This is a predicted structure of a 1514-nucleotide RNA (small-subunit ribosomal RNA) from an uncultured delta proteobacterium. Its Rfam family is "Bacterial small subunit ribosomal RNA". Gene Ontology terms of the family: ribosome and structural constituent of ribosome. The coordinates come from a structure-prediction model, not an experiment, and the mean pLDDT is 86.
[in-house]
C1' cells in the first nucleotide's frame, strides 16, 4: 500500500466481497509447564444454607451456668469458694449515610469542563481561646402479674448513668434597636436589650487543703471526655456558561405556567409552597412528544481527522422486591433500619405473623456462554476502644477455566548420492529425506530427595537511657537504644543433588484473491463456497491419500467494532448523458458583501498565569533470571477561565466617497400581457339553379353517401374555429408561453448624454404568487378535428395500426387542479480567461452619400484554441479559472409504493419508508455480428434462354417399419449412386449355432520334448478331433537355431469417448481478404496503415493521405491445350525416286508433311487513335494462330462450424480377458404398408424398325487382350495367329443414303411374368450378369415447388478405365455432333467494402415484456380481538408530614403547705396534600386475525410479441 467481481475487450461510475487490528467472547479439533491478568454481556428472574457491621465495662444498671475444688449430708441434697464481674441482657455513646454490589430508571445541571456561592452546611480530625458550677425527675434490663401457637405485648413495683430536664455563668456566639465606617447585598467598630453551654470517667501521688499519725479524697497531678467560640483541612448542598444520541411520518408547548408583592418553608437562594396582582414564558439556532441510553477518565481502530465503545481499574450519578413516606442523625428519605400499600414466598393453633443475595460463595431458571457453599485477617485499608483486642466475603491469598497477554519446553551434534514403508512415475527414476535407525552429548521442564525465603514493620510486650510535666526517682507524654512474640499464601518461590531423550504437537489451508500440487474415488450425484464460482467420466475447487504452505499449546469457525471505504468526502466527493439543479420568478429569516478615515477590541494574533484528579498512552530510570507485569521521575494534553499587549483582517460605532445598485431626461425595437371592435381565405351546413350516376375510400376493398337526384358546378345565406404568404437556429417574455388588423389600458429590457441618491447589494430555508396539456365544477358555444363507442377491413386472433361514422373534449366566462422528456436533461449572481464568422436592436466615427468601412453596448447562433471532461463533448451564452448563496445525490429491485400527515369536489398532488431480494444495475466509447437501415460492387444470384427434377416404371441411397440379425458411420446448404473403385461364400464388423483359451498375430523368461515342411485314413456342417507315415540345418557334441507342449509376463478388441487428440477431409470460398514491425493518435479497448478519389477478376494498380515498410493470400512461376521454329525419326508418317499387290508404307528408301517428344519462340496494353488527372487504366484499331488472366487444371490466406472421421491409420483415458478376443457353418447387411434424395428408360415421327455407308480420342491387355476360322438365332462354345504392345488385340455411336410405320397406348414404351439357356465361380435357393422365345404394366411432357448451364459450354451420341472370378443406369476419363440467351441489377439467395442504429457478444435460430397457472417468502389492508405504556376528568384514600381542635392522658419548669392550677406536650378527632386502587373517556404503540391486495423468488409451464434494427405503427 491494495486486490477480486458488471464487458468479447476497454475506460468510468457504483455497490458487494477479501487481505489487517481488536474482543469480558462462544463453538469445533487438540492440549506440556510457569508468571501476570480476566471471568453472568442473557432474567434489575426467583432464591435453600452459611457468612458479609459491629464495638466500647476507662459512660451505666444487672449478672449466670457447666466444670473442677472445699465443707456438710438423712446420700435426695445443701452451702461456700472458684469459674467470673466472665458469658449474657439492658440503658447509653460512636459506627451502621463508609466499605461492597448493580446499571433498572433517567435525555437531565445526570455527567464532563470552566466558573459562582456577597445565598449555605459540615460529626469525627488539627490549631487557638475560654469553660467544665449547682440541682432535679424518670426509665430499660430486673422482679411480679396478665394475653398470645408464635412474633410479641399490657399492667404493677424497684433502680443507674457521659440517658433526660431546669437553674447559674459566659465569649469575638445568635437575634433586635441606635450610631459611625466601608462595600458588590460580605463586613468592621461602638453602645444597648434579649437569648443560648457542659459530663463525666480513669491512672498516680500526699507537695498544698480537709479529714488526719501511716491512710485517705471532696485535695494535688496527669490522661481522656464534655461545652462554647474562632480558624483550617477535608467533605457536602445550591446556581450558571458551554458540550453530550435518533426521530419533523412529533410543530406548536405551557396554569404554578412567566414575572411581581407578601407570608410560609429550608442548612441556604429560588413558584420550593401559598395568597393576591400582572399576562407572560419556551419554540425552526428544533420547544413539546416519541424511541433509545448510566456519564466520564479512558478502551479499540485509524497516518490523521474521525468512527465505534464505556467489561476489569479510577471519578461522579442512580438504584436496593415494586410504589409511597417520614423519623433519627453532622450526614439518609438509608442494600443487610422503620411505617404503609402491592405482588410473591414461607410459618400458623387460621386469630395472626415472617422475609427481601443488584454483598461473598452457592442453587434453580434463562442462555451460545461466565468459577469455590475455599483459607486468612499475616499484610493494606476501615469501624469501635485509652489499649490489649474484637469485627471486617473490603482486602490478601489459594481453587476452577488456554478466556487473554507474556515466557519456556517437547531436545542438540553427527549420520547414505540416500535403508524400510508410503506416494508419484515418461518405469529411467523422483519425493518423503539427515528425516529415521545408529553413534556422541546436554539436562530447561517433569518426577524423586534435601535445604528454604522476602513479604514483619509499625504498634505491642520487656530491660536500660535521655527530655518534659510535676512536690515527686510516682504517673503520664516524647525521643532513642537492646531483646522478644506475630505468615493465610506455604514447606510455596528459590537453591542444591539424583534420574533420564526419558512424560510433553496439534490445527487450518493448498482454483484466483492468497503462500502451498499430484494420484485415486465420485460423475450437476455426494458435496464445497468469504466474493468470483467449482461438480454433467481424466475435478490442482467435492471425499481420501502422499506431498507442500501457514501458525504453533494452540489452530480454525462464528459473532461484533474500526480499518481498507475519498462508499456521508471538516481534512477529502459529486449533480449535461452514470444517482443528483426545485417548472419559474418575487421575497422573509439566515448566510455573504464596494472604496477612504477615526475609535473600540467581540472574533483574531502574541506573552504569561490557573486548570486540565490518579491510573492509562509516550519518554526515561529501576524491580521480578527475561518478558508480560510492577515501581520512581518526566513529558504531553484538544479545551475552558483569568491578565497584559497588538490593531493588519473580520466585526461594532461614528463620519465620508462613487466604480456596485437605483432614480430622473431623450430615443427607437418587439407574436410581452389585458380588453374591445373589425376582416378575408378555407371547411361544413342550409336554400335555389344546372346536371344525371356514381361519389368516397384503400395496399386492395368494404362499411358509408347517392335516382326522395349525391358527387361536380353556379349564386345566395348561416355558423364556429384558426389566422396562409411575410416567417427567418428572426423578435418578446422569469418560466409556462406569445403570430390577421385597429384602438384603449399596461409590464419589462436596451441605447445615448448628463444630473441626482450614496452600498440602498447578491442569494434565499419556510412563505405567498405564476404555471403547457389533460382533467373537474357552473353556465354558454359547437364549423372542423376527435378519446370512448358503432361499423367495415386486415389477421390464427386484432378489444390495434388502415377506412366510414362519432360523444365528451377542443372554443368562451368564472372557479378548481398544480403536473410534464415543465429539457440547454446544464440553479442564481459577480469577476477574469486566444480568436474567426453570421444575425436582431441602438447609437458613435470616416468618406459627398439611400451605400461602404472602422470601432462600441445589449441580445441571439455557428466554428474553434488553451483549459476541463470517463468519454461524448463544453469552450466569453463554459461543462474553463475563482468567490458567495440556495436546492439535490449516496448500488439495483421492492417504490415514488405502503402507512401517517397535509392539500384537492374528485382524479390525484406533496412529503415519503421498511421487510425481502440480487452481484450487479448503469454512463460514454471499442471491435464484431445483426437490421423487414443506407450507399457502392460482385457471383448462372435474379432476369433472358436451353434442358431437366417433382407425375410413370425400374435402378440406387436414406428414413421408417420389420427382423434372431436386417453391423456401423454420415443428417440443412456442406447426410441420402455418401464411406462402398463393385455384400452369393469371403468381405463382415451383425445374428443363430458349434468350437477354442498364452490364444489367428508380436516379444521375453522358465520347464519339458526333438519334435519339422508335407502326405494319407477315420469322424464331423465345418472349425476341429484322432490315427498312421515322415523326419531339417549348424555344432566345439555340452548344446544352439527352429518348432511343439506346459507355465508366467502378455497378446487381442471394427468395444466407448471425434466433446481428451494427431493426421486427413468438407464448408464459407479461388471469396479478396487476413495480419505484422516501427512510427503516430487515443487514459484504454483500439485506431491509423487496410479509409478516401479513380481502376481492376483481384488489398490489381495509380493518385492522395501520419504514416513508412513487410508477411500470408491475389497474380506470376508448374502441368495441359491452341501457332511457329529447331533437334530427333521407330513401331508413327509417305511428298518426291524405285520395286511390288486384288488392295494395302507392303518393300528399298526418305526426314519434306502429319504425328510423336525434347528444347525454344510467341502476347508485353508492346504499337496507333480516343478517353482519363501527360496516372493507373478503359474503349476502338492494326498486326497476329492467339489480345488484354487466350481456354482448362493443379494451387485453398487468418480463421469459422467443439463440422466429419477412435470403423483407414496413429493415439491419451476408460472398459472386456474360459470373452466385448479367436476359429467355423448357416443366415443377415438384398426384408417392405410406406416417405424422401440421386439416377436410368420413356411417353415417340427432329421418332421407331430394317438395310447400306463414313469418321474418333483417352485408354487397357499375360491365370490377359485375343485377330482369324468354326458351331450356335444368341449369350457363348471349340480351335487359335499375333502381342508385355506408336508394331498385336479391344474398337464407336449419333451421322449420311434408302425403305417402312402415320398419331394409334401404336412397329412408341419396355416393366412384370412364364419357359429355355450361356458364362463366371467350391457354390448363383435366399441373392449375379447376360442370351433366346413368349408376355407387353405404368406412361400421351408431369401440381405446388425446384435444379444445371454463358461456348466447343448446354443439349445429344457413343467409347475407355478403375474396382473386379463374375456383377454398373454409379464413379473417373475420352472424343463426335453442337446451340439459344444475357435489356439489365428493382427483386430472391450468397458474398465483399464503406456507413448508420443496437438493450445482441452462445452474437437475430439473439435479446426480452406482461397476464394467467403452481410453490415458497416477507409486507400492506381488514370485521375485530389481546396486551402495553400514557393524557384528561372524577371517585376512594393507607402510611406520613403539616394545619386546626384536643373535654381523654402527662414525672421534670412556674404558682401553691396541699389539693390543685398554669406553661408545655400528647392519645384521639377533623382538614389540605397524598401511593396503590376504581370509574369514564381520548390519543398512541405492539401482537394476532377469516378474507383480501399488490410485491419478490423459483427448472425446461400457458397465451401472445410490447421493447432493443426504421424491432416491422419510430
Nucleotide at each position: 500500500a491494495g486486490a477480486g467481481u458488471u464487458u468479447g475487450a476497454a475506460c468510468c461510475u457504483g455497490g458487494c466481497u477479501c487481505a489487517g487490528a481488536a474482543c469480558g467472547a462462544a463453538c469445533g479439533c487438540u492440549g506440556g509447564c510457569g508468571g501476570c491478568g480476566u471471568g453472568c454481556c442473557u432474567a434489575a428472574c426467583a432464591c435453600a444454607u452459611g457468612c458479609a457491621a459491629g464495638u466500647c465495662g476507662a459512660a451505666u444498671g444487672c449478672g449466670a451456668a457447666a466444670g473442677g475444688g472445699c465443707u456438710u449430708u438423712u446420700c435426695g441434697g445443701a452451702g461456700c469458694g472458684u469459674g467470673a464481674g466472665u458469658a449474657g441482657c439492658a440503658u447509653g455513646g460512636c459506627a451502621g449515610a463508609c466499605g461492597g454490589g448493580u446499571g433498572a430508571g433517567g435525555a437531565g445541571c445526570a455527567c464532563g469542563u470552566a466558573u459562582c456561592u456577597g445565598a449555605c452546611c459540615u460529626g469525627a480530625c488539627a490549631c487557638a481561646g475560654c469553660a467544665u458550677g449547682g440541682g432535679g425527675g424518670a426509665u430499660a434490663c430486673c422482679c411480679u402479674u396478665g394475653c398470645g401457637a408464635a412474633a410479641g405485648u399490657g399492667g404493677g413495683g424497684a433502680u443507674a448513668a457521659u440517658a433526660c430536664c431546669g437553674c447559674a455563668u459566659a465569649c469575638g456566639c445568635u437575634c433586635g434597636g441606635u450610631c459611625g465606617u466601608g462595600u458588590a447585598g460580605g463586613g468592621c467598630g461602638a453602645u444597648u436589650g434579649a437569648g443560648g453551654a457542659a459530663a463525666g470517667c480513669u491512672g498516680g501521688c500526699c507537695u498544698c487543703u480537709g479529714g488526719u499519725u501511716g491512710c485517705u479524697a471532696u485535695g494535688c497531678u496527669g490522661g481522656u471526655g464534655u461545652g462554647c467560640u474562632g480558624u483550617g483541612a477535608g467533605g457536602g448542598g445550591g446556581a450558571u456558561g458551554c458540550g453530550u444520541c435518533c426521530u419533523a411520518u412529533u410543530a406548536g408547548c405551557u396554569a404554578g405556567u412567566u414575572g411581581g408583592u407578601g407570608g410560609g418553608g429550608u442548612g441556604u437562594g429560588g413558584g420550593c409552597u401559598c395568597a393576591c396582582c400582572a399576562a407572560g414564558g419556551c419554540g425552526a439556532c428544533g420547544a413539546u412528544g416519541g424511541a433509545u441510553c448510566g456519564c466520564u477518565g479512558g478502551u479499540c481502530u485509524g497516518a490523521g481527522a474521525g468512527g465505534a465503545u464505556g467489561a476489569u481499574c479510577a471519578g461522579c450519578c442512580a438504584c436496593a422486591c415494586u410504589g409511597g413516606g417520614a423519623g433519627u442523625g453532622a450526614g439518609a428519605c438509608a442494600c443487610g433500619g422503620c411505617c404503609c400499600a402491592g405482588a410473591c414466598u414461607c410459618c400458623u393453633a387460621c386469630g395472626g405473623g415472617a422475609g427481601g443475595c443488584a454483598g461473598c460463595a452457592g442453587u434453580g431458571g434463562g442462555g451460545a456462554a461466565u468459577u469455590u457453599u475455599g483459607c486468612g485477617c499475616a499484610a493494606u485499608g476501615g469501624g469501635g476502644g485509652g489499649a490489649a483486642c474484637c469485627c471486617u466475603g473490603a482486602c490478601g491469598c489459594a481453587g476452577c477455566a488456554a478466556c487473554g497477554c507474556c515466557g519456556c519446553g517437547u531436545g542438540a551434534g553427527u549420520g547414505a548420492a540416500g535403508a524400510c514403508g508410503c506416494c508419484c512415475u515418461u518405469c529411467g527414476g523422483g519425493g518423503u529425506g539427515u528425516a529415521a535407525a545408529g553413534c556422541u552429548c546436554u539436562g530447561u521442564u517433569g518426577c524423586c530427595c534435601g535445604g528454604g525465603a522476602c513479604g514483619a514493620a509499625g504498634g505491642c510486650c520487656u530491660g536500660g537511657c535521655a527530655g518534659g510535666u510535676g512536690a515527686a526517682g510516682a504517673g503520664c507524654c516524647u525521643g532513642g537504644u537492646g531483646g522478644g512474640a506475630u505468615g493465610a499464601c506455604g514447606g510455596u518461590a528459590c537453591c542444591g543433588g539424583g534420574u533420564g531423550a526419558g512424560g510433553a504437537a496439534g490445527c487450518c489451508c493448498c482454483g484466483g484473491c492468497u503462500a502451498a500440487c499430484u494420484c485415486c474415488g465420485u460423475g450437476c450425484c455426494a458435496g464445497c463456497a468469504g466474493c468470483c464460482g467449482c461438480g454433467g467420466u481424466a475435478a490442482g475447487a467435492c471425499g481420501g491419500a502422499g506431498g507442500g504452505g501457514g501458525c504453533g499449546a494452540g489452530c480454525g469457525u462464528u459473532g461484533u467494532u474500526c480499518g481498507g471505504a475519498a462508499u456521508u468526502a471538516c481534512u477529502g466527493g459529486g449533480c449535461g448523458u452514470a444517482a443528483a439543479g426545485c417548472g419559474c420568478g418575487c421575497g422573509u429569516a439566515g448566510g455573504c458583501g464596494g472604496c477612504g478615515c477615526a475609535u473600540c477590541a467581540a472574533g483574531u494574533g502574541u506573552a504569561g498565569c490557573g486548570u486540565g484528579a490518579a491510573a492509562g498512552c509516550c519518554c526515561u530510570c529501576g524491580g521480578c533470571u527475561u518478558a508480560a507485569c510492577c515501581g520512581g521521575g518526566g513529558a504531553a494534553g484538544g479545551g475552558c477561565g483569568g491578565u497584559g499587549c497588538a490593531a493588519a483582517c473580520u466585526g461594532a460605532u461614528g463620519g465620508g466617497c462613487u466604480a456596485g445598485a437605483g432614480u430622473g431626461u431623450c430615443g427607437g425595437a418587439g407574436g410581452g400581457g389585458g380588453a374591445u371592435a373589425c376582416g378575408g381565405a378555407a371547411u361544413u351546413c342550409c336554400u335555389g339553379g344546372u346536371g344525371g350516376a356514381g361519389c368516397g375510400g384503400u395496399g386492395a376493398a368494404a362499411u358509408g353517401c347517392g335516382u326522395a337526384g349525391a358527387g361536380a358546378u353556379c349564386a345566395g345565406g348561416a355558423a364556429g374555429a384558426a389566422c396562409g404568404u411575410c416567417g427567418g437556429u428572426g423578435g418578446c417574455g422569469a418560466a409556462g408561453g406569445c403570430g390577421g388588423u385597429a384602438u384603449c389600458c399596461u409590464g419589462g429590457a436596451c441605447g445615448a448624454a448628463c444630473a441626482c441618491u450614496g452600498a440602498c447589494g447578491c442569494u434565499g430555508a419556510g412563505g405567498a404568487g405564476c404555471g403547457a396539456g389533460a382533467g373537474c365544477g357552473u353556465g354558454g358555444g359547437g364549423a372542423g378535428c376527435g378519446a370512448a363507442c358503432g361499423g367495415g377491413a386486415u389477421u390464427a386472433g386484432a378489444u390495434a395500426c388502415c377506412c366510414c361514422g362519432g360523444u365528451a373534449g377542443u372554443c368562451c366566462a368564472c372557479g378548481c387542479c398544480g403536473u410534464a422528456a415543465a429539457c440547454g436533461a446544464u440553479g442564481g449572481g459577480c469577476a477574469c480567461u486566444a480568436g474567426g464568422u453570421g444575425u436582431g436592436g441602438g447609437g458613435u466615427c470616416g468618406g459627398a452619400g439611400a451605400c461602404c468601412g472602422a470601432g462600441u453596448c445589449c441580445g441571439u447562433g455557428c466554428c474553434g484554441g488553451a483549459g476541463c471532461u470517463a468519454a461524448c463533448g463544453c469552450a466569453g451564452u463554459a461543462a474553463g479559472u475563482g468567490c458567495c448563496c440556495c436546492g439535490c445525490c449516496u448500488g439495483g429491485g421492492g417504490a415514488g409504493u405502503a402507512c401517517g400527515g397535509u392539500c384537492g369536489c374528485a382524479a390525484g398532488g406533496c412529503u415519503g419508508a421498511a421487510a425481502c431480494u440480487c452481484a450487479a444495475a448503469g454512463g460514454a466509447a471499442u471491435u464484431g455480428a445483426c437490421g423487414g437501415g443506407g450507399g457502392c460492387c460482385c457471383g448462372c444470384a435474379c432476369a433472358a434462354g436451353c434442358g431437366g427434377u417433382g407425375g410413370a416404371g425400374c435402378a440406387u441411397g436414406u428414413g421408417g417399419u420389420u427382423u434372431a440379425a436386417u453391423u456401423c458411420g454420415a443428417c440443412g446448404c456442406a447426410a441420402c449412386g455418401c464411406g462402398c473403385a463393385g455384400a452369393g461364400c469371403c468381405u463382415u464388423a451383425c445374428c443363430u449355432g458349434g468350437g477354442u483359451u498364452u490364444g489367428a498375430c508380436a516379444u521375453g523368461g522358465c520347464c519339458g520334448c526333438g519334435c519339422g515342411a508335407g502326405a494319407g485314413g477315420c469322424u464331423g456342417a465345418g472349425a476341429g478331433g484322432u490315427c498312421u507315415u515322415g523326419u531339417u540345418c549348424c555344432u566345439a557334441c555340452g548344446g544352439g537355431a527352429c518348432g511343439c507342449g506346459g507355465u508366467c509376463a502378455c497378446a487381442g478388441g471394427u468395444g466407448c469417448u471425434g466433446c481428451a487428440u494427431g493426421g486427413c477431409u468438407g464448408u464459407c470460398g479461388u471469396c479478396a481478404g487476413c495480419u505484422c514491425g516501427u512510427g503516430u493518435c487515443g487514459u484504454g479497448a483500439g485506431a491509423u496503415g487496410u479509409u478516401g478519389g479513380g481502376u481492376u477478376a483481384a488489398g490489381u494498380c495509380c493518385c492522395g493521405c501520419a504514416a513508412c515498410g513487410a508477411g500470408c493470400g491475389c497474380a506470376a512461376c508448374c502441368c495441359u491445350u491452341g501457332c511457329c521454329c529447331g533437334u530427333a525419326g521407330u513401331u508413327a508418317c509417305c511428298a518426291g525416286c524405285a520395286g511390288g499387290u486384288g488392295a494395302g508404307g507392303c518393300u528399298g528408301g526418305g526426314g519434306a508433311c502429319u504425328c510423336u517428344a525434347c528444347g525454344g519462340g510467341g502476347a508485353c496494353u508492346g504499337c496507333c487513335g480516343g478517353u482519363g488527372u501527360g496516372a493507373a487504366g478503359c474503349c476502338g484499331g492494326a498486326g497476329g494462330a492467339a489480345g488484354g488472366u487466350g481456354g482448362g487444371g493443379a494451387u485453398g490466406a487468418c480463421g469459422u462450424c467443439a463440422a466429419g472421421u477412435c470403423c483407414u491409420c496413429a493415439u491419451g483415458g476408460c472398459c472386456c480377458u474360459g470373452a466385448c478376443g479367436c476359429c467355423c457353418a448357416g443366415g443377415g447387411c438384398u426384408a417392405c404398408a410406406c416417405a424422401c434424395g440421386u439416377g436410368c428408360u420413356a411417353c415417340a415421327a427432329u421418332g421407331g424398325g430394317c438395310u447400306g455407308g463414313a469418321c474418333a480420342a483417352c485408354g487397357g491387355g499375360a491365370a490377359g487382350c485375343g485377330a482369324c476360322c468354326u458351331u450356335g438365332c444368341g449369350a457363348a462354345g471349340g480351335g487359335g495367329a499375333g502381342c508385355g504392345a506408336a508394331u498385336c488385340c479391344c474398337g464407336a455411336a449419333a451421322c449420311c443414303g434408302g425403305u417402312u410405320c402415320g398419331u394409334a397406348g401404336u412397329u412408341c414404351g419396355g416393366a412384370u411374368u412364364g419357359g429355355a439357356g450361356u458364362c463366371u465361380g467350391c457354390a448363383a435357393c435366399u441373392c449375379g450378369a447376360c442370351u433366346c422365345c413368349a408376355u407387353g404394366a405404368a406412361g400421351g411432357u408431369g401440381g405446388a415447388a425446384u435444379c444445371g448451364c454463358u461456348a466447343g459450354u448446354a443439349a445429344u451420341c457413343g467409347c475407355g478405365g478403375a474396382u473386379c472370378a463374375g456383377c454398373a443406369u454409379g464413379c473417373c476419363g475420352c472424343g463426335g455432333u453442337g446451340a439459344a440467351u444475357a435489356c439489365g441489377u428493382u427483386c430472391c439467395c450468397g458474398g465483399g467494402c464503406c456507413u448508420u442504429g443496437u438493450a445482441c457478444a452462445c452474437a437475430c435460430c439473439g435479446c426480452c415484456c406482461g397476464u394467467c397457472a403452481c410453490a415458497c417468502c416477507a409486507c400492506g389492508a381488514a370485521a375485530g380481538u389481546u396486551g402495553g405504556g400514557u393524557g384528561u376528568a372524577c371517585c376512594c384514600g393507607a402510611a406520613g408530614u403539616u394545619g386546626c381542635c384536643g373535654g381523654g392522658c402527662c414525672a421534670a419548669c412556674c404558682c401553691g403547705c396541699g389539693a390543685g392550677g398554669g406553661a408545655g406536650g400528647u392519645a384521639g378527632g377533623c382538614g389540605c396534600c397524598g401511593a396503590a386502587g376504581g370509574u369514564a373517556u381520548g390519543a398512541c404503540c405492539a401482537g394476532c386475525g377469516a378474507u383480501u391486495g399488490g410485491g419478490g423468488u423459483g427448472a425446461a409451464g400457458u397465451c401472445g410479441u410490447a421493447a432493443c434494427a426504421a424491432g416491422g405503427u419510430a